Model confidence (mean pLDDT): 81 of 100. Large-subunit ribosomal RNA, half A from a Planctomycetaceae bacterium, 1562 nucleotides, folded computationally. The full RNA is in RNAcentral, with records from ENA. Rfam family: Bacterial large subunit ribosomal RNA.
Context: one part of a larger RNA
RNA sequence: GGCGUGUGGGGGAUGUCUUGGCGCCAGAAGGCGAUGAAGGGCGUGGAAGGCUGCGAAAAGCCCGGGGGAGCUGUCAAACGAGCUUUGAUCCUGGGAUCCCUGAAUUACUGUUCACUGAAUACAUAGGUGAUCAGAGCGAACGUGGGGAACUGAAACAUCUCAGUACCCACAGGAAGAGAAAGCAAGAGCGACUUCCCUAGUAGCGGCGAGCGAACAGGAAAAAGCCCAAACCGUCGGCAUGUCCGGCGGGGUUGUGGGGCUCACAUGUGGAGUUACAAAUCUGACGGUUAGAAGAAUCCGAUGGAAUUCGGAGCCAAAGAGGGUGACAGCCCCGUAUUCGACAACUGAUCAGACUCCGUGAGAAACCCCGAGUAGGGCCGGUCACGUGGAACCCGGCUUGAAUCCAGGAGGCCCAUCUCCUAAGGCUAAGUACUCUCUGGCGACCGAUAGUGAAAAAGUAGCGCGAGCGAAAGAUGAAAAGCACCCCGGAAGGGGAGUUAAAAGGACCUGAAACCACACGCUUACAAGCUGUCGGAGCACAUUGUUGUGUGACGGCGUGCCUUUUGCAUAAUGAUCCAGCGAGUUACCGUCGACGGCCUGGUUAAAGCCUUCAGGGCUGUAGCCUCAGGGAAACCGAGUCUGAAUAGGGCGAUAUGUCGGCGGCGGUAGACGCGAAACCCGGUGAUCUACCCAUGGGCAGGUUGAAGCGCGGGUAAGACUGCGUGGAGGACCGAACUCACUAAUAUUGAAAAAUUAGGGGAUGACCUGUGGGGAGGAGUAAAAGUCUAAUCAAACCGGGAGAUAGCUCGUUCUCUCCGAAAUAACUUUAGGGUUAGCCUCGAGUCACUACGUUAUGGGGGUAGAGCUACUGACUUGGUUUGGGGCCCUUCCCAGGGUACCCUGCCUAUCCAAACUCCGAAUACCAUAACGACUACCUCGGGAGUUAGUCCACGUGGGAGAAGCUGCGUGGUCGAGAGGGAAACAACCCAGAUCGCCUGCUAAGGCCCCUAAAAUUUGCUGAGUCACAAAGGAUGUCUGAAUACUGUGACAGCCGGGAUGUUGGCUUAGAAGCAGCCACCAUUUAAAAAGUGCGUAAUAGCUUACCGGUCGAGUAUUCUGGCACCGAUAAUGAACGGGAGUAAGCAAAUUGCCGAAGCAGCGGGCUCGCAAGAGCGGUAGGAGAGCGUCCUGAAUGCCUUGAAGCGAUACCGUGAGGAUUCGUGGAGCGUUCAGGAGUGAUUAUGCUGGAAUAAGUAACGAUAAAGCAGGUGAGAAUCCUGCUCGCCGUAAGCCUAAGGUUUCCUGGGGAAGGUAAAUCCGCCCAGGGUUAGCCGGUCCCUUAGUCGAGGCCGAAAGGCGUAGACGAUGGAAAGCAGGUUAAUAUUCCUGCGCCUAUUGUGGGGGACGUUGGACGAAUAGAGAUCGGGGAGUUGGUUUUCCCCGUACCGCAAGGUCGAGCCCCUGGUUGGUGAAGUCUCUUGAAGUACAACCAAGAAAAGCCCACAUAAUAUGACCGUACUAAAACUGACACAGGUAGGCGAGGCGCGUAGCCUCAGGCGCUC
Repeated sequence: GGCGUGUGGGGGAUGUCUUGGCGCCAGAAGGCGAUGAAGGGCGUGGAAGGCUGCGAAAAGCCCGGGGGAGCUGUCAAACGAGCUUUGAUCCUGGGAUCCCUGAAUUACUGUUCACUGAAUACAUAGGUGAUCAGAGCGAACGUGGGGAACUGAAACAUCUCAGUACCCACAGGAAGAGAAAGCAAGAGCGACUUCCCUAGUAGCGGCGAGCGAACAGGAAAAAGCCCAAACCGUCGGCAUGUCCGGCGGGGUUGUGGGGCUCACAUGUGGAGUUACAAAUCUGACGGUUAGAAGAAUCCGAUGGAAUUCGGAGCCAAAGAGGGUGACAGCCCCGUAUUCGACAACUGAUCAGACUCCGUGAGAAACCCCGAGUAGGGCCGGUCACGUGGAACCCGGCUUGAAUCCAGGAGGCCCAUCUCCUAAGGCUAAGUACUCUCUGGCGACCGAUAGUGAAAAAGUAGCGCGAGCGAAAGAUGAAAAGCACCCCGGAAGGGGAGUUAAAAGGACCUGAAACCACACGCUUACAAGCUGUCGGAGCACAUUGUUGUGUGACGGCGUGCCUUUUGCAUAAUGAUCCAGCGAGUUACCGUCGACGGCCUGGUUAAAGCCUUCAGGGCUGUAGCCUCAGGGAAACCGAGUCUGAAUAGGGCGAUAUGUCGGCGGCGGUAGACGCGAAACCCGGUGAUCUACCCAUGGGCAGGUUGAAGCGCGGGUAAGACUGCGUGGAGGACCGAACUCACUAAUAUUGAAAAAUUAGGGGAUGACCUGUGGGGAGGAGUAAAAGUCUAAUCAAACCGGGAGAUAGCUCGUUCUCUCCGAAAUAACUUUAGGGUUAGCCUCGAGUCACUACGUUAUGGGGGUAGAGCUACUGACUUGGUUUGGGGCCCUUCCCAGGGUACCCUGCCUAUCCAAACUCCGAAUACCAUAACGACUACCUCGGGAGUUAGUCCACGUGGGAGAAGCUGCGUGGUCGAGAGGGAAACAACCCAGAUCGCCUGCUAAGGCCCCUAAAAUUUGCUGAGUCACAAAGGAUGUCUGAAUACUGUGACAGCCGGGAUGUUGGCUUAGAAGCAGCCACCAUUUAAAAAGUGCGUAAUAGCUUACCGGUCGAGUAUUCUGGCACCGAUAAUGAACGGGAGUAAGCAAAUUGCCGAAGCAGCGGGCUCGCAAGAGCGGUAGGAGAGCGUCCUGAAUGCCUUGAAGCGAUACCGUGAGGAUUCGUGGAGCGUUCAGGAGUGAUUAUGCUGGAAUAAGUAACGAUAAAGCAGGUGAGAAUCCUGCUCGCCGUAAGCCUAAGGUUUCCUGGGGAAGGUAAAUCCGCCCAGGGUUAGCCGGUCCCUUAGUCGAGGCCGAAAGGCGUAGACGAUGGAAAGCAGGUUAAUAUUCCUGCGCCUAUUGUGGGGGACGUUGGACGAAUAGAGAUCGGGGAGUUGGUUUUCCCCGUACCGCAAGGUCGAGCCCCUGGUUGGUGAAGUCUCUUGAAGUACAACCAAGAAAAGCCCACAUAAUAUGACCGUACUAAAACUGACACAGGUAGGCGAGGCGCGUAGCCUCAGGCGCUC
């Protein structure tokens, strides 16, 4: 170190619980508000805060009612102070009070009235006042005005999504609609609305996707009315008319009605506050807002406690529920039932007052019956209806009727017929919704669930903002919350005590990851997906032929998921653990099993009855079926076609329907997570870009334009020299600004910086404050830059669960069967549809399918052939023919030809798109046999349509590929086992389970490693155990030829000569540079020479010959096995050792060898049995386990439920028991039912815990050291001394911003990158003082708002008067002192300012640059005064240090270095000198030059009139300039303005130092 056991820590799962949610039902209510709402702010308590209540009358005041003993709300206990039977607290009705806001209102708008009153006489407009009303908020529902896009159409434009989302206006408790100019169809109905049905029908529709009625029928509820007009009366007006208006009567209809005129006739009824007219009261009966009464139990046992158990009772119109120390009808609250209201509110109830209304039929034919209307044209919209034949309805523009003898409609239009009467209005119920109140219920959740929120939750926190948005429940019955002792500074711990138990506040149970400790076994020669099979030893337990733990050693063995042809793969995903996390629901369709009824089945909406919930009955409108055929008319067991009585097509012969359940589909988000995008409405210019207004800033140095002056010069000029002058998108260079280079950094100091350099630095410069414009928009010296760390279209919310032919993930078990990677079509190729292949159910069963054999067929492939075609191809021959060239030639003709083409003969020969031929297989048919089921038909459900390798036949490619395309077969895919070392696709072989059985296959038998021997050859290379062309006296076998005892081959000995140095050539060439020739002689043989050699000769050698030797020699070819060829990057070519066989070629006989076959035993499926079968991905089918909840039945439990930890039991599995421990209150079993029902993986979500790792880091390298103090403790705190750093700052003042950080005392848990006695931390107390500083009460800029007004679908936009708005204008204070903390504010002293309206005028009032002046300021030097130093190298009448000031006309006063006293003084005492020079150059309306020509208004002054006396309010004021702002931080960044000393120096550069401040928290 590993495994195991035990004990703990850690963590917060699980179980149990529920205060809180979620859903539904019923009832109520459906608004609140100028009598000030909703919402908010601030207050209010004895005491700080949150919640609740309330409002300066402030957890409350007054009155009535209820109630009856305690009370002063809650977190949250205690204390303090009080109230209460003279009735408190509390509940309830009414009243009072009700701060500041907010519609927010001293306003505005409208109605009505009155007064007043312009141009303009009356009048009107306008103005003033009053009355009444409106305004705003609120969840959904409603009506209207505007109105998307994603999406779907597999693209997209009409279309769809959808009149949806969203914006806006307005209303009500409902809204809207509504009493036919309507439907219908030859019959009729009789307002509207809603439900069922009609019906997914008729239709509409790129006739695509999709959209989609109505009539009729059944129900709910029911309700009808009023005006205008004609006519009459009356009043009024003037333009006096055929006029107009007000009021009253009259009148309201479609079988037309009414008026007018005429004639005739009539009854006492009806209605009402909701339309039809309208106001109110009373009573009765209810209801709501507090309440009251309300039955019945004891004993024993266990226990901490009894509601448990046992026993004995009781109540019940009450056995709903909750509580009480465990489970309670009888303990408590309640429950059933009964009762109750001073007061307020209320009822669609009843009654009475009260109020209102009503008459019919007829004749006559004069009057009336809704006008810029109906209708038409053009263009749109809505109707289910997309312009269509498009009616009907509505709108814009433009036209434009009729009056009952009329008009509209009936889906273009016309006629007939029928229905109705527009252009005026009102109308309950039935219907929709729920911010809210009351009651009830739930096969809803139970703390990662249920609301985001069980709790101080829309909180903490984030963001400029719109907006986004958490986590977090449980001690115990009761705090009985650990007195007391010990250790410790505390925190904490150890005892003791409480309790049933420490359950001890981080508290119920208390799992896992993870971290420890103790013990048992094991481990230091060992190579390991960590297991599994076998197994010794050791330890422990045990009644054990036993078990548990460990595991030396041996065999085998490359994780899981996903995706793939194929993954150990070096392809994806996962750190680990726990919890959460994905095929659901509704409607419709279809199929199946089941159930009901059936020569039919069934109800829908709705109604009635009843119940705690369920349910029962009615309801036959409708639907399906019962008849089909046809385009239809139509006919009908037939019909259509057709001339057909013909044929053919479709039918006739079968029983359906309703319900719940299961499979699948459609429409819906439809298995879950995931875009980039599109559209709508808002929020942002505190960042940044640009613009507007108003302010500010730029050390110092250099150069020296124009102009001017003087001189020269000219007739005058021009021109020119010197000076003066001070221009410039001039030069150098700080502040400031920018960001070119490099390094560092890059889990930073910093989400863009630092360091060292760099560019600009009077300008198109930089910067502060205020303001403007914005999302297809702004802005842009233009980079697609910037628009809040976001930009080729910001951010937030919504449509929204957009869509995703794409990727990933998808959760328990077993059983049976089991694919595909092909075809066709496809804007299709990684997607689909249909077919093929799989499965389940039903059916038909036949030689239907399959195999073998036989017989009979057609074919044009392999092969073959081509003197058989078409084409290709090579010789030879030839008196075929033609042409070319050469020769000859006047012409004719001829000759030659190793040239070209062609014919014939002979020989050779190729072909996928040649065939005179032509198989084997395959295919078709028939017959017999075999096998017993494959087959076939119909219906439900799929998956697959990326394939891979091997063999054979082929195409492409290069007769390459582990390449690519086909065909046939096989394996893998989806297949384990054995072999091939390892190795999907090769060889063998198809795993139901068990066995320490047997036999075999491929392949093997020396060892690793199970099994072997024999015989005959070959190989010598470790070939075996990678490889070619090519090479080679390797070796074996075979064949051929030649030579050979008449002596071969090789060796050795000898010869190898002569003409001749052949000729030529050459300087030479003699066998041997080269050319030509290559004869002849002698010989046994010997080249006019094979090679070496020489200048040329020479020399050596070979061929050739003889001798010696004595048997085979030489060459070529075939076959077997070997050799070389053989060089690559870590060492790698039998699997290793080794092997001469244990290699190779044969032969023989054995053996080993698999999950094959067999044997024995078991399980399951199919089948009556006999028997057969059981590998499996996608997938189909079946059977089960478990979780939560419900019902019924039946059980367990404080003598201990669930959960958790262990456990040698049971089951084929999912799983189920037992016992012990812990735990402390609930939980099972059986049957049936219902689901938020099963997780190891989605770069999943939430929480917890590891690893890296005790590692990196601790934030500018300006720096510390010592002593003393305090304290439990000191590197860090305090004091002192020394040292270091900044010093145009790292010092001082101040705007913005922050908001108590300021000062004092105390503290140390957390914050502080370590410690801390310390702090910008925590607690407590204290602190900010103004007429003259700043702001408001003054003014105006850019700009903002904006009475009236103009414009606009609405919201709203613009804008006059006016108001607001600083960064600017505008009245007045200085010095000294003082506090722990404030001071131009307090104190002392001395000053100063300020008054009302209107008009006019003045003024206010302005740029940039430059120089000059300049008594402010600051510094320096000198002088004077005081003090000190010289000791040891230097300095010695020199040096160093400090002071030499202020007020006042003055007198004088204050201050003053130092000294003295006492130990810190409220300002202790004393106290010298107290003069001068130089430099600098603020404010400065001045001056000069220049061109770009440089705010507004008020205060103020003057004029017009008069008089006198006062006022000074409110707000800010602490601290902070970086550790307090902005950057997530005590962050190396950023942040406007003023002052800013000395030396050297041009300088605010740089370096060193004053004052002052720091040493940067390890």